[in-house]
Context: one part of a larger RNA
RNA sequence: CCCGCCACUAGACGGAAAGACCCCGUGCACCUUUACUAUACCCUAUCAGUGAACUAUGGGGCCAUCUGCGCAGCAUAGGUGGGAGGCUUUGAUUCCAGGCUCUCGGGCUUGGAGGAGCCACCAUUGAGAUACCACCCUGAUGGUUCUGUGGUUCUAACCUACUCCCCUUAUCGGGGAGAGGGACACUGGUAGGCGGGUAGUUUGACUGGGGCGGUCGCCUCCUAAACUGUAACGGAGGCGCUCGAAGCUUGGUUCAGGAGGUUUGGAAAUCCUCCUUCGAGUGCAAUGGCAUAAACCAGGUUGACUGCGAGACCAACAAGUCAAGCAGGUGCGAAAGCAGGACAUAGUGAUCCGGUGGUUCUGUAUGGAAGGGCCAUCGCUCAACGGAUAAAAGGUACGCCGGGGAUAACAGGCUGAUCGGAGCCAAGAGUUCACAUCGACGCUCCGGUUUGGCACCUCGAUGUCGGUUCAUCGCAUCCUGGGGGUGUAGAAGCUCCCAAGGGUUCGGCUGUUCGCCGAUUAAAGCGGUACGUGAACUGGGUUCAGAACGUCGCGAGACAGUUCGGUCCCUAUCUGUGGUGGG
Numbered sequence: 001c002c003c004g005c006c007a008c009u010a011g012a013c014g015g016a017a018a019g020a021c022c023c024c025g026u027g028c029a030c031c032u033u034u035a036c037u038a039u040a041c042c043c044u045a046u047c048a049g050u051g052a053a054c055u056a057u058g059g060g061g062c063c064a065u066c067u068g069c070g071c072a073g074c075a076u077a078g079g080u081g082g083g084a085g086g087c088u089u090u091g092a093u094u095c096c097a098g099g100c101u102c103u104c105g106g107g108c109u110u111g112g113a114g115g116a117g118c119c120a121c122c123a124u125u126g127a128g129a130u131a132c133c134a135c136c137c138u139g140a141u142g143g144u145u146c147u148g149u150g151g152u153u154c155u156a157a158c159c160u161a162c163u164c165c166c167c168u169u170a171u172c173g174g175g176g177a178g179a180g181g182g183a184c185a186c187u188g189g190u191a192g193g194c195g196g197g198u199a200g201u202u203u204g205a206c207u208g209g210g211g212c213g214g215u216c217g218c219c220u221c222c223u224a225a226a227c228u229g230u231a232a233c234g235g236a237g238g239c240g241c242u243c244g245a246a247g248c249u250u251g252g253u254u255c256a257g258g259a260g261g262u263u264u265g266g267a268a269a270u271c272c273u274c275c276u277u278c279g280a281g282u283g284c285a286a287u288g289g290c291a292u293a294a295a296c297c298a299g300g301u302u303g304a305c306u307g308c309g310a311g312a313c314c315a316a317c318a319a320g321u322c323a324a325g326c327a328g329g330u331g332c333g334a335a336a337g338c339a340g341g342a343c344a345u346a347g348u349g350a351u352c353c354g355g356u357g358g359u360u361c362u363g364u365a366u367g368g369a370a371g372g373g374c375c376a377u378c379g380c381u382c383a384a385c386g387g388a389u390a391a392a393a394g395g396u397a398c399g400c401c402g403g404g405g406a407u408a409a410c411a412g413g414c415u416g417a418u419c420g421g422a423g424c425c426a427a428g429a430g431u432u433c434a435c436a437u438c439g440a441c442g443c444u445c446c447g448g449u450u451u452g453g454c455a456c457c458u459c460g461a462u463g464u465c466g467g468u469u470c471a472u473c474g475c476a477u478c479c480u481g482g483g484g485g486u487g488u489a490g491a492a493g494c495u496c497c498c499a500a501g502g503g504u505u506c507g508g509c510u511g512u513u514c515g516c517c518g519a520u521u522a523a524a525g526c527g528g529u530a531c532g533u534g535a536a537c538u539g540g541g542u543u544c545a546g547a548a549c550g551u552c553g554c555g556a557g558a559c560a561g562u563u564c565g566g567u568c569c570c571u572a573u574c575u576g577u578g579g580u581g582g583g
Stems, first nucleotide, its partner, number of pairs: 001583008010575003014570002022404004027400002029396004035201005042193008051154016068137001069105001078136005085119003094113008158181003162178006204216003213233001217239006240385001241283001242342002247301007255279001257275005281290002284347001286345003305328004311322003317386001330339003353379007361372002411458001412456001413454003417451001419447006428438002465540001466538003470532001471529005478503003481498006505519005546564004550559003
């Protein structure tokens, strides 16, 4: 060096299982509820199957009789029309008694007495005779008819799990008779309510993982790299209006501030003089404008017009923006002219559906109408603001599927804020004296053991704390060794330099690492090695399914809260390591 055999498992990010954790999917399932929408069941009402009588009480129609009062006026004038006469021995004026109405006076009516008249036209009134007739209105009474409601009773529908008889030697079923109930119950139709009992679904996105928080449209500035444009959970602020004058036009004016002066009067009130290009003001944030003013004041007014619109800006689209000019009619101005809102940039919402007004449009044989179109206008914090529906919340540790190292938890990597260590400066402490020792305020490095940041390999799997076993390395050295300084008398120390050869204990508590304690020791070092080591062991902790407590939640359930319980697979192919044999 080659080839075996026997062992061991450090590696082959070993094998097994398209990760169960995490995220994503306009995925699924199941569960919950005061999510949404349905719905079974239930309740109520009504109609039908469903009938009779009595009584009480409503409503409608018809007939009859009545009823009706502002003031003036014989007096209680319902309305309109006809009308010059009407009623009366078939009992008028009048009187007595009763009833109805009644606010008075009266009106109507029944019975009795009585025995011949009574009332109209005429004057007052908006309206003239209930003198008489007719049709009506308001309300009332009586009768009749239809219909409803409440109560009581009935029996024949209907019901009976009761009794007897029969089919029939039958606790089913049916038939018959009786008894009980009874138009109820029950069943069906319709409507309202209730309704996680059941069902179908929804439950946003961005996001230095996700959740929690925040945000989501529009305007202004910076970032923005001197055209425009330009991102971030970058830095600052605003808007979801307002005003018929704060619009248009014509004419006029100049502000803020400072200095000096002047009664009350002061730092600032009003007034005078001077300086002052803009520092004031602009309805509201910022920016850009604006004194020829876009600022301030006054006169007149409605262009805050109708029909258009060459041409441009911006821009994926849809939108958004500017605009000369033409026609009509208008305001101001002597005129030239200006005026299609406001100094400009925010003050907003597509489509569908529906409402309202208009309309020379359409009109299902025709004429109309309905409906529709067109013009104008209205109804959305559709604010998740290019708006999925008219209409929607949660749980899953019982979970499932498809994916992702596009994205978290372990480990590694990068970084090194944090952490550990070293050095520099030297204010100061150290009686004196910065530097025996300690060292503020600061500065420069190193390390990669902490907590983090980033999200680069790994989610078709890189097993996670601690312990056990076995280690190996660094030195910033705990002991042992060699030295310097000392505020080193000695002893014991303090501090610094060199040094990694060897060593670095046993127990109690806790799952603990750590830590505290006990007893020792020369000493009981600090770290790296996938916080070394589970194809070596364990499985106490954490981190599935069961259960409980506290807390939170209406609930399903949840909790770096607690508690009891809870399957740790692999026969070694290669590399490696140890032993052994042959060549």
Molecule: large-subunit ribosomal RNA, domain V
Organism: Acidimicrobiia bacterium